A computed fold for a 75-nucleotide RNA from Haloquadratum walsbyi DSM 16790, annotated as transfer RNA. A source record names the gene tRNA-Val-GAC-1-1.
């Protein structure tokens, strides 16, 4: 330098292929119940605007282009 895959709450992750109602789940965090207390368990809550910028579209996490980052492959 070229190619492939990926980037989504604090962490990991589903959703992208086939655009469409409020972006999914687990763990962690906060509150309450349960306990003498802790743990476990139960109920509830907060936390994202999907790596960045532009484009296409009535509508973009999803499609297109460029850029950034990571892993792998080729040279």
């Nucleotide at each position: 330098g070229g190619g492939u895959u990926g980037g989504u709450g604090g962490u990991c992750u589903a959703g992208u292929c086939u655009g469409g109602u409020u972006a999914u789940g687990a763990c962690a965090c906060c509150u309450c119940c349960u306990u003498g207390a802790c743990a476990u368990g139960g109920a509830g809550g907060a936390g994202g605007u999907c790596g960045g910028c532009a484009g296409u579209u009535c509508a973009a996490a999803u499609c297109u282009g460029c850029c950034c980052c990571a892993a792998c492959c080729c040279a």
Its mean pLDDT, the model's own confidence on a scale to 100, is 81. The sequence is in RNAcentral, with records from ENA, GtRNAdb and Rfam. It matches the Rfam family "tRNA". The same sequence occurs in records of 9 taxa.